Background: A computed fold for an 87-nucleotide RNA from a Smithellaceae bacterium, annotated as c-di-GMP-I riboswitch aptamer. Of the family's consensus pairs, 95% are formed in the model. The organism belongs to Smithellaceae, within Bacteria. It matches the Rfam family "c-di-GMP-I riboswitch aptamer". Rfam describes the family as follows. GEMM was predicted in a large-scale screen for bacterial structured RNA regulatory elements. The prediction has a mean pLDDT of 90.

């Protein structure tokens, strides 16, 4: 260095869920708790998805309709970088 995760060793993350806190909201910190996960470690590049504060836009009004500069890496590809073991 290319490949691979059957078993195996020390380990390692942590989904629903409930609490607090922070946000409009989606989500997101932190504690608890473990459904998975061998890149469930990094990154919003490309597609995908959530939401629509504010911003257009429509209504007489409430209310609607578009929209991401808000996220999601625990939806996928790409990029980095990385333990152990087997070829």
């Nucleotide at each position: 260095g290319c490949u691979u995760g059957a078993a195996a060793a020390g380990g390692g993350c942590a989904a629903a869920c409930c609490a607090c806190c922070u946000g409009a909201a989606a989500a997101g910190g932190c504690g608890g708790g473990a459904c998975g996960c061998a890149a469930a470690g990094u990154u919003a590049c490309u597609g995908g998805c959530c939401u629509a504060a504010g911003u257009c836009u429509u209504u007489g009004a409430c209310g609607g309709g578009a929209u991401a500069a808000g996220g999601c890496g625990g939806c996928a590809g790409g990029a980095c970088u990385g333990c152990c073991g087997g070829g």